Source information:
The RNA shown here (transfer RNA) has 71 nucleotides and comes from an uncultured Clostridia bacterium. It matches the Rfam family "tRNA".
RNA sequence: AGGGGUGUGGUUCAAUGGUAGAAUAGGGGUCUCCAAAACCUUUGGUGAGGGUUCGAUUCCUUCCACCCCUG
Numbered sequence: 001a002g003g004g005g006u007g008u009g010g011u012u013c014a015a016u017g018g019u020a021g022a023a024u025a026g027g028g029g030u031c032u033c034c035a036a037a038a039c040c041u042u043u044g045g046u047g048a049g050g051g052u053u054c055g056a057u058u059c060c061u062u063c064c065a066c067c068c069c070u071g
Stems, first nucleotide, its partner, number of pairs: 001070007010024004018054001026042005047063005
């Protein structure tokens, strides 16, 4: 320099263009002599910009970060 892949709550992962979910973690509560476990409840997220569309995590494009390949 060229090509390919990945990017979603703190973490690990889902989501066929139509209200972004789960587990775990965090906060509160129930239970307990206390704590743990269990149960209930709750907070928090689509890497950044632009485009297509009535509607974008999803499609297109540029950039950013990381990984792989070629030279």